[in-house]
């Protein structure tokens, strides 16, 4: 250089084009003499820019980062 894959909370991981979930971690509370455990609640996310669509995490294009293959 060419081809392919991938990008979602702090971390990991889901999501037929139609309310972005789950686990873990964080904060608060209940319980407890205290701590831990358990239970309840809360906040936090779609890499960037365009396009298609009534509607995009999802489809298309470009860019950026990472990984793989090839030379």
């Nucleotide at each position: 250089g060419u081809g392919g894959a991938u990008a979602u909370g702090g971390u990991g991981u889901a999501a037929c084009g139609g309310u972005a979930g789950c686990a873990u971690g964080a904060g608060a509370g209940u319980c407890u003499u205290c701590c831990a455990a358990a239970c309840u609640c809360u906040g936090g996310g779609u890499g960037c820019g365009a396009g298609u669509u009534c509607g995009a995490g999802u489809c298309u294009c470009g860019c950026u980062g990472u990984c793989c293959a090839u030379a």
Molecule: transfer RNA
Organism: Leptolyngbya boryana NIES-2135